[in-house]
RNA sequence: GCAGAGUAGGAUUUUGUGCGUUAAGUGUCACACAGACGGGGAGUUGCUGGGUGAACGAAAAGGAAACUUGCGGUACAAAGUUCGCAUCCCGCUGC
Numbered sequence: 001g002c003a004g005a006g007u008a009g010g011a012u013u014u015u016g017u018g019c020g021u022u023a024a025g026u027g028u029c030a031c032a033c034a035g036a037c038g039g040g041g042a043g044u045u046g047c048u049g050g051g052u053g054a055a056c057g058a059a060a061a062g063g064a065a066a067c068u069u070g071c072g073g074u075a076c077a078a079a080g081u082u083c084g085c086a087u088c089c090c091g092c093u094g095c
Base pairs, nucleotide, nucleotide: 001095002094003093004092009083010082011081012080013079014078015077016076017075018074019072020071021070028054029053030052031051033049034048035047039090040089041088042087060069061068062067
């Protein structure tokens, strides 16, 4: 000098267990705060999180009941697939 590997995490699918269906949650916008971002350092206008406020807003059906089948940009967990250091410097592997 050239080539390459690796993280946190994101997305998605399946399964399981829940929650809601008397509408919470999810999603959108604004404000302020916090956190994480390859092995080391720095780190954004990007990412994530909860908080406050605002606008919007839904799929129920069957059953005597238990409950069942659905529905929800629903929560968590596991597995699969996939994307993946914003960027800068150094390091690692091969030549």

This is a predicted structure of a 95-nucleotide RNA (THF (Tetrahydrofolate) riboswitch aptamer) from uncultured Lachnoclostridium sp. The coordinates come from a structure-prediction model, not an experiment, and the mean pLDDT is 81. Of the family's consensus pairs, 82% are formed in the model. Rfam family: THF (Tetrahydrofolate) riboswitch aptamer. Rfam describes the family as follows. Tetrahydrofolate (THF) riboswitch was first reported for Ames et al. as an RNA motif in 5' untranslated (5'-UTR)regions of folate transport and biosynthesis genes in Firmicutes genomes.